Small-subunit ribosomal RNA, 5' domain from an uncultured bacterium, 530 nucleotides, folded computationally. The coordinates come from a structure-prediction model, not an experiment, and the mean pLDDT is 87. The RNAcentral record of the full RNA draws on ENA, Greengenes and SILVA.

Context: one part of a larger RNA
RNA sequence: GAUGAACGCUAGCGGCAGGCUUAACACAUGCAAGUCGAGGGGCAGCGGGGAGAGUGCUUGCGCUCUCCGCCGGCGACCGGCGCACGGGUGAGUAACACGUAUGCAACCUGCCCCUGCCAGGGGGACAACCCGACGAAAGCCGGGCUAAUCCCGCGUACAUCCCCCGGGGGCAUCCCCGGGUGAGGAAAGGAGCGAUCCGGGCAGGGAUGGGCAUGCGGCGCAUUAGGCAGACGGCGGUGUGACGGACCACCGAGCCGACGAUGCGUAGGGGUUCUGAGAGGAAGGUCCCCCACACUGGUACUGAGACACGGACCAGACUCCUACGGGAGGCAGCAGUGAGGAAUAUUGGUCAAUGGCCGUAAGGCUGAACCAGCCAAGCCGCGUGGCGGAAGAAGGUGCUGAGCAUCGUAAACGCCUUUUGCCGGGGAACAACGGGCAUCACGCGUGGUGCCGUGAGUGUACCCGGAGAAAAAGCAUCGGCUAACUCCGUGCCAGCAGCCGCGGUAAUACGGAGGAUGCGAGCGUUAUCC
Repeated sequence: GAUGAACGCUAGCGGCAGGCUUAACACAUGCAAGUCGAGGGGCAGCGGGGAGAGUGCUUGCGCUCUCCGCCGGCGACCGGCGCACGGGUGAGUAACACGUAUGCAACCUGCCCCUGCCAGGGGGACAACCCGACGAAAGCCGGGCUAAUCCCGCGUACAUCCCCCGGGGGCAUCCCCGGGUGAGGAAAGGAGCGAUCCGGGCAGGGAUGGGCAUGCGGCGCAUUAGGCAGACGGCGGUGUGACGGACCACCGAGCCGACGAUGCGUAGGGGUUCUGAGAGGAAGGUCCCCCACACUGGUACUGAGACACGGACCAGACUCCUACGGGAGGCAGCAGUGAGGAAUAUUGGUCAAUGGCCGUAAGGCUGAACCAGCCAAGCCGCGUGGCGGAAGAAGGUGCUGAGCAUCGUAAACGCCUUUUGCCGGGGAACAACGGGCAUCACGCGUGGUGCCGUGAGUGUACCCGGAGAAAAAGCAUCGGCUAACUCCGUGCCAGCAGCCGCGGUAAUACGGAGGAUGCGAGCGUUAUCC
């Protein structure tokens, strides 16, 4: 000098940032991922409409019941997209995990963009629903009906594959282009009166995201010296999006190592951060990138993408429910609780903005995010007054002592100011959209213009006015290092102390006082790094 700090004393205000470093310990409760009715069958609930019945009764309305999905819509259900993002944590990992630089002639990529072409004709099932059965529950079973952008054949199609022909290129296995025969793979509709719009399929290219491989780099111990059996290589295969001993059969006899293998310990890596003149040393909290993990271990399914935090299955530990037969759960999401600890916050508000998912849209969801709350835990800014004022007051302390020194222009007193705080009044930006109304243009659905409306924070920031010096100073030190000295008490006691060292009768070193010095809403102590 620094810190995600803690502790002691003290504490006025604001801005900006920060806040479980310990038990990857256990978790009550709420919320954190949905959305689309313009894909579909339907109609449980709500509203409208219609029909029927009843009723009040001012004969035209009101009320009640039943029925009709006709309309607005919509719980549950089928289907689509999302849930692989965003958010958390640092356990594991010394590894191509990360950083950097390359390669893929060995690869994939939903949504998005560009280009070309296509969408013909059939079939089927399962939910919801109805009926029935079992269970305490969680739930589950059987039978029957049914729709679709659900599922499956057929036709056609430029991918792909085999063979043949021609051309070009390279980096070894080869790669690219053109032509021919054969094999072989599609599709879905919806809205609207309509124009049209949104979708669907195939192929090629792009963009984005990923996968794999390689060189180099970044740690402690040699009181760890030998290590390796799919271990090293080959042929063939399996598997994968793809290469590979990744995996398998057979064959060979290899491979790594003092340029530190193997083992053990420790550890997420980087951008960066701290320190230092630098070289270097140390660190990796907040923010960004990458990785890994989601009670512990394992496994795959779905999918463009997962071996999947708020999905599934199995095993285990733990907790809970139970009718004892059986079930349920996973905060290292946001709050919050217990425990651990020197120690770390609210079970807050809003989707207004930014962004994400879904939707033609309106919009819905969003503990991402934006705000607010708590904490001097950090940095920065401001204030606690300014100017004048000597009878150098009183009082304290000291002394060379009825006087002097000092606290000290300090106070009193006079004049002035009013930041912050308090009171009163005004009052934003962040808002642009989308939306509504009006109007104009045209290719009639978009676009232009005008007005209206849309803010959690918020009556906040900020501005104006009012009263009033008013409401606001402490902490540590004073032997040397090191800035600041006297008196009293104590008497190797009580005590101090970072080092040297102080204290045994005059202690500037202990305790108190007066004074002084340093910093100041902080000041000291402790811990750690340079």